[in-house]
RNA sequence: GCGAGUGGCUGGAUGAUCGCGCCGCCUGCGGUGAGGAAAGUCCGGACACCACGGAGCAACGGCGCCGGGUAACGCCCGGCCGGAGGGGGCGACCCCUUCGAGGGAAAGCGCCACAGAGAACAGUCCGCCGGCGUUCGCGCCGGUCAGGGUGAAACGGUGGGGUAAGAGCUCACCGCGUCCCGGGCGACCGGGACGGCACGGCAAGCCCCGCCGGGUGCAAGGCCGAAUAGGGAUCGCACGGGCCGAGGCCCGGGGGAGCUUCGCCCCGCGAUCCGGGUUGGCUGCAAGAGCCGCGCGGUGACGUGCGGCCCAGAUGAAUGAUCAUCCAGGGAGCGUGCCUCCCGGACAGAAUCCGGCUUACAGGCCACUCGCCCCC
Numbered sequence: 001g002c003g004a005g006u007g008g009c010u011g012g013a014u015g016a017u018c019g020c021g022c023c024g025c026c027u028g029c030g031g032u033g034a035g036g037a038a039a040g041u042c043c044g045g046a047c048a049c050c051a052c053g054g055a056g057c058a059a060c061g062g063c064g065c066c067g068g069g070u071a072a073c074g075c076c077c078g079g080c081c082g083g084a085g086g087g088g089g090c091g092a093c094c095c096c097u098u099c100g101a102g103g104g105a106a107a108g109c110g111c112c113a114c115a116g117a118g119a120a121c122a123g124u125c126c127g128c129c130g131g132c133g134u135u136c137g138c139g140c141c142g143g144u145c146a147g148g149g150u151g152a153a154a155c156g157g158u159g160g161g162g163u164a165a166g167a168g169c170u171c172a173c174c175g176c177g178u179c180c181c182g183g184g185c186g187a188c189c190g191g192g193a194c195g196g197c198a199c200g201g202c203a204a205g206c207c208c209c210g211c212c213g214g215g216u217g218c219a220a221g222g223c224c225g226a227a228u229a230g231g232g233a234u235c236g237c238a239c240g241g242g243c244c245g246a247g248g249c250c251c252g253g254g255g256g257a258g259c260u261u262c263g264c265c266c267c268g269c270g271a272u273c274c275g276g277g278u279u280g281g282c283u284g285c286a287a288g289a290g291c292c293g294c295g296c297g298g299u300g301a302c303g304u305g306c307g308g309c310c311c312a313g314a315u316g317a318a319u320g321a322u323c324a325u326c327c328a329g330g331g332a333g334c335g336u337g338c339c340u341c342c343c344g345g346a347c348a349g350a351a352u353c354c355g356g357c358u359u360a361c362a363g364g365c366c367a368c369u370c371g372c373c374c375c376c
Base pairs, nucleotide, nucleotide: 001372002371003370004369005368006367007366008365009364010363012326013325014324015323016322017321018320020033021032022031023030024029035347039358040357042356043355044354045353046352047217048216049215050214060213061212062211063210064209065079066078067077068076069075080102081100082099083098084097085096086095087094088093103208104207108206109205110202111201112200125148126147127144128143129142130141131140132139133138156174157173158172159171160170161169175197176195177194178193179192180191181190182189183188221283222282223281224280231274232273233272234271235270236269237268239252240251241250242249243248253267254266255265256264290309291308292307293306294305295304296303297302327345329343330342331341332340333339334337
């Protein structure tokens, strides 16, 4: 220098014209108008309604090293342990990157494919050793798990002793377990004594332990509320009876079955009022766990003080198009120039709001790692 990978940041600028939503002091003018993910709707909350006397238990679901951050979290930060890779050092060891559903397998159940003799109260396929037999090829019985072989995994590992051959049979170190001491808030780390090994793996199969969780979601919820239909109340008419002076007044709702009362069944038209609901409208709904800058505390996530700012609000759903000049970037040309011409900016698109996670993303910038080439 080029290329690849990972992580972080960024995600075209200015102006003009036309157009759209919202707001304002509204015939016209001014202001304002998407994102880092607005996405998936996976996790955690705010808020709202419903249910519920408090607390606990059971069931179900989720989470799970330790400490911290936070309104909260399965998120974030710092650390511990383990795996993998790399680097430094003679070495002990140290450093860097990355990954880990990282509580419990000596509470219990269950499972461990294929291969293999054997996969969990072990086991003899080959081999080794001893005895007996032998046709000298080997066979039978016993010992053995050290060696070979199988497997993801073979019932502690390495070495010495021991033995017929072997074996924690014995010894040293390592591992493991129990106890003690020291350090650390803790996960854990360091050391000592004892134990001959008893305890393979899987909990992302059941399970045990600890912690968390009432349900539904802005189509939550609140308010206003037409036309038409339907419900209720009152009045009038219709209907029946009586009076009187044509017209009106008074009484009774009317009708049906039934001898009458009670009781039962059926019922027209109009006006006014009341209450509920549908379509619709308003609200919730844009000043907030807010954004920016500086300072302080903290390794950090983050917290805090001061100052400044107001930053979309649609509801078949606005946030766009064109042009000009530039900024990245790519290509071509030959005249190799601070040249000319052409192309050209991804993924995507708010819908109650906020904190996360995950996924998508052209080009550019920065950092780290790896590979290749060149120079000193």
Model confidence (mean pLDDT): 76 of 100. Bacterial RNase P class A from a Pseudomonadota bacterium, 376 nucleotides, folded computationally. The RNAcentral record of the sequence draws on ENA. Its Rfam family is "Bacterial RNase P class A". About the family: Ribonuclease P (RNase P) is a ubiquitous endoribonuclease, found in archaea, bacteria and eukarya as well as chloroplasts and mitochondria. The organism belongs to Pseudomonadota, within Bacteria.